The RNA shown here (Bacterial RNase P class A) has 360 nucleotides and comes from Georgenia sp. Z1344. The sequence is in RNAcentral, with records from ENA. Rfam family: Bacterial RNase P class A. By type it is a ribozyme. The source organism's lineage runs through Bacteria, Actinomycetota, Allobogoriellales, Allobogoriellaceae and Georgenia. Model confidence (mean pLDDT): 76 of 100. A source record names the gene rnpB.

Formats: sequence, structure tokens, C1' cells
RNA sequence: GGAGUCGGCCGGGCGGCCGCGUUGCCCCAGGGCACCGAGGAACGUCCGGGCUCCGAAGGGCAGGGUGGUGGGUAACGCCCACCCGGGGUGACCCGCGGGACAGUGCCACAGAAAGCAGACCGCCCCGCAAGGGGUAAGGGUGAAACGGUGGGGUAAGAGCCCACCAGCGCCACGGGCGACCGUGGCGGCUCGGCAAACCCCACCCGGAGCAAGACCAGACAGCAGGCGUUCGAGGGCGGCCCGUCCGAUGCCUGCGGGUAGGUCGCUGGAGGCGCGCGGCAACGCGCGUCGUAGAUGGAUGGUCGCCACCGGCGGGUUCGCCCGCCGGGACAGAACCCGGCGUACAGGCCGACUCCUCCG
Repeated sequence: GGAGUCGGCCGGGCGGCCGCGUUGCCCCAGGGCACCGAGGAACGUCCGGGCUCCGAAGGGCAGGGUGGUGGGUAACGCCCACCCGGGGUGACCCGCGGGACAGUGCCACAGAAAGCAGACCGCCCCGCAAGGGGUAAGGGUGAAACGGUGGGGUAAGAGCCCACCAGCGCCACGGGCGACCGUGGCGGCUCGGCAAACCCCACCCGGAGCAAGACCAGACAGCAGGCGUUCGAGGGCGGCCCGUCCGAUGCCUGCGGGUAGGUCGCUGGAGGCGCGCGGCAACGCGCGUCGUAGAUGGAUGGUCGCCACCGGCGGGUUCGCCCGCCGGGACAGAACCCGGCGUACAGGCCGACUCCUCCG
């Protein structure tokens, strides 16, 4: 100098004018003043929790989810570290990563044959031939074809036999908390893949959601039919069953009538930042410090000026740059609150590391 990997951060600043919302104060029909007023994703609502109610929600079936190991956490499908497999020269990246000797099922096209046995061409033997028998070395198909190389052997061949290698299973020793790894020995000589197919195994899950839920104020008009009061209608619990509770001027259906306002929940919480300690890390502990969005047809905006940034044009230059004019600035937007994941994003900044090349 070039190419790249990983992680983190910012996402304009100041001021004037107009406009909107909460809160407080003041006049109080309605206004005035002061303070504050979106995000890294507020988004998608895909997971997990807090909180609230449902009858404390116990058991079974059904259903859903997760899936290497060890940690972290309130919890998770998240995060960290490691293991195994795959990719990259490397930094590093990717993995929906339990079980295919419990059972069932599937494996397109091509191919003779796709699962347990069989043989299309070929090779060998017998035969004049037709044909019969042996074989799986070689050819060809496929994502995948019953181990690979060499030697022996044979009519030709073949784990048929042997050596080494790969793979499977078992055993021993050593290391590791563990997933697993290393070494050695033995065995039959070789067993295909798919569970994001059903299924099996282990573990987890009660449901609904702030339109949860609570309170205040206010309005109305009943009528008809049906069922039922311990021989119980009807209702409440995610779907069912068991179980269990409520239940009588009660419940259901139809017609008709009325209300649809306000307050609370509502923002301080597993909070942010700094330092120290423990830990490889995620994270935890201690101390200090900081801190006003809460709308409910739903506020947080518009415009002008200056500065900063980027692009274009013109001019100047002591080649570092300077001046003038014009233009540009994304994705998006709270609605009970947190922890994640995923996705979108103009432009810009910082740190660590890798490879190649050159110079000293």
C1' cells in the first nucleotide's frame, strides 16, 4: 500500500418565530406564563417474563414447544464458553447437532438393481448352436450401488485368505465436571440414507390479556315464549373426562328500550452510568452517582438564519488547502412495562485481528 474478518458507537448542533400535548401556577366563556416532550430500532408481535383477572389452576388424555455439553439469567427458542461436523491460506464463519438393531413409511429422474436380495453390458466354464452354470474385478446410471490399496488365490472372480488404511461394535488404560478426546487390544469382515415423515425418549408449558382489571357518575320499560328450584335449569376452569364450586322473584331465546362519560391502573424498573472485586466469558456482588414522554381519534411538528458534514460547478493556491454559488441528509415513530430475537436504515466514526505485497 492492497484485500478481508470481528466487535462497538453516532445517526447533526445552536438560536428566532408559529403550532401541538402532559403537569404546575395565574386570570378563569376562553386564554397567558413556566418546565418537559420518541428510537436504535419506539417496528414485526416471533419467543420469554413481570403485572392483572379467571374458582389457587389437582390428576389423566389430547395438544404445543425444546433437543451436543457445562454455565449465565426472573425466564427463554436468548447469551457465554467448550465439544463434534462442515467451509476458509488465515483472522473467522455456518450447523433445525437426541434416537434409524421399538415399529410403520419414503428414497424422484436415471439405472439391471434403491434395501436385501438380485445382475444390463462384460468376464469365465460347458455346449456346434440355442442355451445352461459361475462371477461382481471392469463399464455404465445416480445425491446415494454392499468398504479402499496392494498381494495371494482362481476357469474367471470374490474379505475367499493376508497386510495396511477407513468405518462399526466391544473392552482396557490415560485426560476432562461433562459433551468428548488420545493410546492399545479384540471381533464379524462392512451393516445405505431420511425423524424440518409418522413415531420413540428426556425435559418444559393452566388460560386470557391494560379493550387485563378496579372504582365513580349517569340512562332505561317492558312484553311474549321456554326450562327449572335438592329427581336441580343454567353458569364458571385452555379442548375433553374425572374432579370441584356457584346456583332460585333464577336462567335461556325473540321483540322493544337505554348507556357508550370520567378517574385509577400509568410509569422508578430484573433501570442507566462510573469505579472496585470475583469469573476465560455471559454475568454476579459491593460502593457511588444520575434520573420529568404518558397521549386515548391518539401531542412530540413546520419554517427561517448561522455552524458542522457530503456532492457538483467556478475561482485562487505558498499544492497542505482556502473562498464563492447551488443541491442533499436515511429507516422509522411510543400506547402497561421489561429481557431477547428478527427485520429496515442516507451518511459517518472508533477499536482489535488476519492474509498478500513493498521498503528499512